The RNA shown here (Guanidine-I riboswitch aptamer) has 124 nucleotides and comes from Ancylobacter crimeensis.
Its Rfam family is "Guanidine-I riboswitch aptamer". Rfam links the family to the GO term regulation of gene expression.
The sequence was found by an Rfam model in a public genome assembly.
The organism belongs to Ancylobacter, within Bacteria.
RNA sequence: UCGCGUCGUUCCUAGGGUUCCGGCGGGCAGCGUCCCGCGGCUGGUCCGAGAGGGACAGCCCGGCAGCACAGGCCACACGGUCCUUGGCGCGUCGGGUCCACGGCGGGACAAAAGCCCGGGAGGC
Numbered sequence: 001u002c003g004c005g006u007c008g009u010u011c012c013u014a015g016g017g018u019u020c021c022g023g024c025g026g027g028c029a030g031c032g033u034c035c036c037g038c039g040g041c042u043g044g045u046c047c048g049a050g051a052g053g054g055a056c057a058g059c060c061c062g063g064c065a066g067c068a069c070a071g072g073c074c075a076c077a078c079g080g081u082c083c084u085u086g087g088c089g090c091g092u093c094g095g096g097u098c099c100a101c102g103g104c105g106g107g108a109c110a111a112a113a114g115c116c117c118g119g120g121a122g123g124c
Base pairs, nucleotide, nucleotide: 008056009055010054011053012052015047016046020044021043022041023038024037025036026035027034028032058097059096060095061094062093063092064091066088067087069086070085071082072081073080074079099119101122105117106116107115
């Protein structure tokens, strides 16, 4: 300097709106399991982070159990056996998984958003 990866699932949070519930206001021959309005209603449900948190999985590194491909030994052979070394290691234990400014616009669900496009455009 160039390229690749920086992921996935889930629970939550900051945040978000208003389908449903609740709340608030109003309506009425019918007072209701009713109708209308309000998210400049704390809320429950709901959505929800690459640059927020937790867990798990994955991946990487190391140790060990284990395996027996190479190798050694035995055997005419079939084959058997050993595990010091190389190799494997799906099991198990420990460690690591950093950094990260950011639109406009568009998209979905009822709707909006720090959601998705998007670690994008752009900037440093």